A computed fold for a 337-nucleotide part of an RNA from a Candidatus Dojkabacteria bacterium, annotated as large-subunit ribosomal RNA, domain IV.
The full RNA is in RNAcentral, with records from ENA.
Its Rfam family is "Bacterial large subunit ribosomal RNA".
[in-house]
Context: one part of a larger RNA
C1' cells in the first nucleotide's frame, strides 16, 4: 500500500453526472394526522409520548371457587444504555409517463415496452368465419351473435372536429374493355383428276396449316358509400384616428386547409426563448407566454384519486460522499520459519 469491516472532533452533500454509497429511520401501546379523492382512500401521512425490574392497594371478564387472563393508581431499585441481541419503513413537496396488481430481453435493458379491464370496427347463422392438415380428420365447440375469429386503443371522467380527391374495402350494374373456350367465313400446304409449247399449271373430297365475324365471367374502367380503413388537414397580400397589431378584405391553389385542448413539451432547429418563482450564484427544475423549424383528437387530445425497485426537481433528517484524514479488527501482499 490494498480489500473486507468498525468507530469518529468540528462541519454536514462543501462531494459526485446525480446523496452512488453509507447513515438516519425501524417494534408494541397510546394521541394526533395535510391537500386532494373516483368517499374505498391518501394514511404506518406527517408529528408526538411510553416502554426494564420490585412492592402495595386495586378493576374487568372467564369459569373447573382459587386460579388464569387483561389492565389501572400510587410508590421504590438498579445500569452508559430498559423495542438493552438478532431481525426490523427514512421522511415530506412539486412535475412527466403509465390507470391500477401483473409480465418481459434465463447469463449487459424490469421500463414510459408487453398485457390488462373498458372503448371500437370488421368478419362469421352454424357443414360459421378462422386456424392446423396433400388428405381423411382436427381445434373453433359438444359452444350457436350476451357466442367465436381479426384489428386498433388501453381503468374512470371531458371529448373524438374537416376531407371520400388518391389507396383499400364494401355494394351496385347500363355501357366500355377482356383470357381460356367455342366459332361461321376466309387464307395457305398436299393431290384424284384435267390441260400443256413437255419447262409447267389449274385443282375436287378428304387431311392439315394460319387467320378470324361473332357468343363469353370475374377483373378493370365507371356509378355510390365508407376515416375508432391506409392516410392528407394551405400560400401571398391590403387595413383601425400614436405605434404597433389586425376583429376585416382580395386573390391563388386545393379533397379539406388543424376544430376543442396541449404547447421551448420525452415533440423547440434557432435556444441556455421571454417573464416570474426557486439559488449567494442555475444550460437544471416549476409555473406562464405563444412566431408549434416539425402538438393535436382512438398510430387516441386533454385531465386523473389510487399504484411504481420507472423519470426528473426540490427540501428536512441523517451521515467519511467531502473538508481531511486517523485509529482498530480481519485478510491479501512482504519477510522469516
Nucleotide at each position: 500500500c490494498c480489500c473486507u469491516u468498525g468507530u469518529u472532533a468540528a462541519g454536514g452533500a462543501a462531494u459526485u453526472c446525480g446523496g452512488c454509497a453509507a447513515a438516519u429511520u425501524a417494534c408494541u401501546a397510546c394521541c394526533g394526522u395535510a391537500a386532494c379523492u373516483u368517499c374505498g382512500g391518501g394514511a404506518g401521512a406527517a408529528g408526538g409520548u411510553a416502554g426494564c425490574c420490585c412492592c402495595a392497594c386495586u378493576u374487568u371478564u372467564g369459569c373447573u371457587u382459587g386460579c388464569a387472563a387483561a389492565g389501572g393508581u400510587g410508590g421504590g431499585g438498579g445500569g452508559c444504555a430498559c423495542a438493552a441481541a438478532a431481525a426490523u419503513g427514512g421522511c415530506u413537496c412539486g412535475a412527466u409517463c403509465g390507470a391500477c396488481u401483473g409480465u418481459u430481453u434465463a447469463a449487459c435493458a424490469a421500463a414510459a415496452a408487453c398485457a390488462c379491464a373498458g372503448g371500437u370496427u370488421c368478419u362469421u347463422g352454424c357443414u360459421a368465419a378462422c386456424c392446423c392438415g396433400c388428405a381423411a380428420g382436427g381445434g373453433g365447440a359438444u359452444g350457436u351473435a350476451u357466442a367465436a375469429g381479426a384489428g386498433c386503443u388501453g381503468a374512470u371522467g371531458c371529448c373524438u372536429g374537416c376531407c371520400c380527391a388518391a389507396u383499400g374495402c364494401u355494394a351496385g350494374a347500363a355501357g366500355a374493355u377482356c383470357a381460356c373456350a367455342g366459332a361461321a367465313g376466309g387464307a395457305g400446304g398436299u393431290u384424284a383428276u384435267c390441260c400443256c409449247u413437255c419447262g409447267g399449271g389449274a385443282g375436287a373430297a378428304g387431311c392439315u396449316u394460319c387467320u378470324a365475324a361473332c357468343u363469353u365471367a370475374a377483373g378493370u374502367c365507371c356509378u355510390a358509400g365508407u376515416g375508432a380503413a391506409u392516410g392528407g388537414c394551405g400560400g401571398c397580400u391590403g387595413u383601425a384616428a400614436c405605434u404597433a397589431u389586425a376583429a376585416c378584405g382580395g386573390u391563388c391553389c386545393u379533397a379539406a386547409g388543424g376544430u376543442a385542448g396541449c404547447g421551448a413539451a420525452g415533440u423547440u432547429c434557432c435556444u441556455c426563448g421571454g417573464c416570474g418563482c426557486u439559488u449567494a450564484a442555475u444550460a437544471g427544475g416549476c409555473g406562464u407566454c405563444c412566431c408549434g423549424c416539425a402538438u393535436g383528437a382512438a398510430a387516441g387530445g386533454c385531465u386523473u384519486a389510487a399504484c411504481g425497485a420507472g423519470u426528473u426537481g426540490a427540501g428536512c433528517a441523517c451521515u467519511g460522499u467531502c473538508u481531511u484524514a486517523a485509529c482498530a479488527a480481519g485478510g491479501a501482499g512482504u519477510u522469516c520459519g
The coordinates come from a structure-prediction model, not an experiment, and the mean pLDDT is 86.